C1' cells in the first nucleotide's frame, strides 16, 4: 500500500411496526424497536423510483420538481478490525 470479508475482537448503524413532532404530498426528524447491513459513514453527480402544493392543460382527470429517497444500482470520497 493493495486484495479479500471465512474465522474472530472492539464497536457502529437500524427494516418493519408503534407513538410523537414537522409537511400538500412522498418523506424527514425524535423516543422505542431490530430485519438486516463491512461502508446500512460522507456527497443528489449519472441512471432509476415516490411525490405533485404553486404551475400548465383536452380540468371527476392529466402533464411537471423547484420537493424527496443513499437500505434501488452506479461513481466520487474518508474510515474501524482480522486475514493474504
Nucleotide at each position: 500500500a493493495u486484495u479479500u470479508g471465512a474465522a474472530a475482537a472492539a464497536g457502529g448503524c437500524a427494516a418493519a411496526c408503534u407513538u410523537g413532532a414537522c409537511g400538500a404530498a412522498a418523506g424527514u426528524c425524535a423516543a422505542g424497536g431490530a430485519c438486516g447491513c463491512a461502508a446500512a459513514g460522507c456527497c443528489a453527480c449519472g441512471a432509476g423510483g415516490c411525490u405533485a402544493a404553486a404551475g400548465c392543460u383536452a380540468u371527476c382527470a392529466g402533464c411537471u420538481a423547484u420537493g424527496c429517497c443513499g437500505g434501488u444500482c452506479g461513481g466520487g470520497u474518508u474510515g474501524c478490525c482480522a486475514a493474504a
c-di-GMP-I riboswitch aptamer, 84 nucleotides, folded computationally. The sequence was found by an Rfam model in a public genome assembly. Its mean pLDDT, the model's own confidence on a scale to 100, is 86.